[in-house]
Context: one part of a larger RNA
Order: sequence, then structure tokens, then C1' cells
RNA sequence: UGACGGGGACCCGCACAAGCGGUGGAGCAUGUGGCUUAAUUCGAUGCAACGCGAAGAACCUUACCUGGGCUUGACAUGUUAGUCGUAGACUUAUGAAAGUUUGUCGUCACUUCGGGUGGACUAUCACAGGUGCUGCAUGGCUGUCGUCAGCUCGUGUCGUGAGAUGUUGGGUUAAGUCCCGCAACGAGCGCAACCCCUGUGGACUGUUGCCAGCACGUAAUGGUGGGGACUCUGUCCAGACUGCCCAGAUUAACUGGGAGGAAGGUGGGGAUGACGUCAAGUCAGUAUGGCCCUUACGCCCAGGGCUGCACACGUGCUACAAUGUCCAGUACAAUGUGAACCGAUACCGCGAGGUGGAGGAAAUCCUAAAAACUGGGCUCAGUUCGGAUUGUAGGCUGCAACUCGCCUACAUGAAGUUGGAAUCGCUAGUAAUGGCGCAUCAGCUACGGCGCCGUGAAUACGUUCCCGGGUCUUGUGCA
Repeated sequence: UGACGGGGACCCGCACAAGCGGUGGAGCAUGUGGCUUAAUUCGAUGCAACGCGAAGAACCUUACCUGGGCUUGACAUGUUAGUCGUAGACUUAUGAAAGUUUGUCGUCACUUCGGGUGGACUAUCACAGGUGCUGCAUGGCUGUCGUCAGCUCGUGUCGUGAGAUGUUGGGUUAAGUCCCGCAACGAGCGCAACCCCUGUGGACUGUUGCCAGCACGUAAUGGUGGGGACUCUGUCCAGACUGCCCAGAUUAACUGGGAGGAAGGUGGGGAUGACGUCAAGUCAGUAUGGCCCUUACGCCCAGGGCUGCACACGUGCUACAAUGUCCAGUACAAUGUGAACCGAUACCGCGAGGUGGAGGAAAUCCUAAAAACUGGGCUCAGUUCGGAUUGUAGGCUGCAACUCGCCUACAUGAAGUUGGAAUCGCUAGUAAUGGCGCAUCAGCUACGGCGCCGUGAAUACGUUCCCGGGUCUUGUGCA
């Protein structure tokens, strides 16, 4: 100087408390451990691994296993020699395919006419190739402490020195934020602001969006003429700065209250992550040193496996019901996607879906929200709750749904009556709850992930305690 303390002081955080909803019990989905296996490919392992890499494992993917094949190789560059009936197309046999093999067609292009150049094939040699090992050899990227308020430097001063000071102290702040003081005076990386979205107003803009007023028309609809008022689209401005008032405070920083205002003291949200820590993670995203394999640890193919099941754990979905469930009617969104695509009206089917193809490269078409609301049934039951499991019959995608896809109808109707110890999230348009969209994608195991809108709470006395963090100080046998 740090680190540590079941030392002290002060402060902060959904850390506790106050509340709301869960997990832990059930069934299922998914990941992991374990076990099994020819193989169940590999990695991730307290927080910070476990719906993680994987924004999609039937084949492919695929790295694993079994079997069948290839050896300058699936891919790149070059050397030497040969071929020019080249490249390629069709074809015979064998085969699961890959591959091996047979035959036919196919007379390469340019040219200074030299087999010169290019291109292709065969052979040869250099080499290719490796998801093989090492993340404790590395780059790059990432997680975490933590969006915590810290981490440092120059000059000066103090100390023999390691170092100290500044950065400590008194206040204050979300903040090393600012003020005052001070042997310090300044500065840098962080904080904040500058950036994006959102909340208010104005100007401009006016189609594909809108429709107040004026006409026309319809069974009905901005449908038509027209219009720019409104909503909205999208660009530019304005607006918030403790600016104003009162009180407190050191005439300070600032704090409390108020006015005006759409918004008030960081308005709300996002992006943004200092010096460093964990030899944290990743050689399997790519790059890369070293080591290793080279008729195989490389490459191609078929089938299987990654989906295996006594069990254990994590994360979720659906429930156990009456604030509910079922039936009928009926209202209101936003983000977005669409050409090998989205697909309307109509018709067929109980339905999944099928036929068909208007319109749409889109503010134009696809395009419909669901909870909510209205009416009716059920009356507390393992039920008109719950839907697992299983059987049958179908639909869709795709060479192909046996291992191993999703969906539909009928039948079946399991566990489950609110969950032990323990444990998680959340402070406002949040939690809870309802649906919608997108990426990946032929299809899908999505109940996952990322977004969007609807309905919309309760509680916070307080900081004694638990956890984590910051500042000062103290003790120490640790570095």
C1' cells in the first nucleotide's frame, strides 16, 4: 500500500421489511446429471452452466456409431509428362447408395499455323484436408463485479524509502455531482450532457392515409366528385433551465413547498459498461503458435444415433375451478411479414383441410384480435373442472413421417381439491392477466426467444437484521 475481520461509523440497492403473483406437490414440454448403448457427437458446471451455443436433429444438418467405398483426394495453387474422340450427354453390368465397370454420341476455342496460348482430362511430385489436442501458448469477441462511482497522471510539497498528498475534512448529490475549506495546483479515463424512441404544441407535407363542411350515389361501405379542417404520415422548429415565487441553509452548493405548464427538478425508456478482477468462457464461428494424423484422426455414401430410461435437478406450459366453465350474440388494437410468397369472395368437408385464384413487390391486397361486454345453462361434485394416456379414422409438408413430424374428428377420460423444508420475480402503465406479430423454417417437437398492443393493481412504517456494493477509520500472525 492492499486484502481480510462473526471490528466501528456513514450511505446505497426489490437487499430486508410492507404487498402482489409464483416455483417446490400433479401431468406434460424442454435442458442437464446419471444410467444404458455399437453410438447415445462436442462444448457450457455456484452466483455468472442447466428453453445455454441450437433464430428450428426424420434424410441433409452431423461433428458420433455400424457397414460399403476413394487416395493429389469434395476444395486451392504450382511443377513435369501425356491426351485433344475436349467438356459433356445417353447407356450396360453390379450395388442400399457411393463407387467400380461397358458401350454409343459428341471432332474444344484463339492462333503470328510453332502441339504457341487458353481450357479440360489422365498420370506424377510439391501439397491439400483434419469440428484432432492445448482457451494454462494466443488474437478477436463475450460474461461477471456493475451503469457500481470509482481508477489514474503531470508539476509541486512531505517522507531515507516503500509511498503519501491531490482523491482526506464540513455539507450536498443518482453520481470523485457540486459548494466551502485545505500544500497543493491542474489534467485524463469514467459520471452527466451530446444520440435514438416516447409524452405537448406549431409550421410545412397530402397519397395508397383522413372526411368537418358542400354535392352525387348505394342494400351497405370515403364508394365518387371534391376538400386539408381533424386523425395520421414524416421532416423541421418550439418546449424544462431549479428559469420564477416562498421557506430553510454558510449571501454557497443544495433541500422542502408553490405557481404556470402536456411534462418539474435525471419527465419515462433505450443505446452507451472507466482502471481492473475471475490463468472466467470460447482452438466447435472465424483467425492463429506449437503438437499430432496423412491408402487416414482426410473424403464420399447407406442405415442407425444425437429423441435411448429405474432415477435426480433446473426452466417453463396446463390445471386443480364459480372473479369459473360451456353455448349464442357483439365491440375495440399495435408491432410486423409477404413473390418458388401472402392469398380474399365463392364452393366442398363436422374439422384439420381441399378446389379455385380476385387483389397484392404492399399506408392500397392478405387483415380476423382475445380477454372485456350482453343473454342463457351448469350449482360445488373428481363435476358440463381438468385434460394426460390410449384406440380408430383422416389431413398437411416432404424422395421418405417405422425408429422420430405437426394438425383434425370421434371415442377414452389418468394424476390433480392450491402444494413440506425451502426459494424466485416485481415499486407504475410496473406486477398480474389477454391475445397478436416476427426470425429460424419444406414441415415441425415453439409451451422457447425477440417484439407489439388490450385490461390493469397492491404496498413501501422504516434500515435492527439477511445478501451485495461504496467511503472513512481501526486490528492483524496474510501478500

A computed fold for a 479-nucleotide part of an RNA from a metagenome, annotated as small-subunit ribosomal RNA, 3' major domain. Rfam family: Bacterial small subunit ribosomal RNA. Its mean pLDDT, the model's own confidence on a scale to 100, is 82.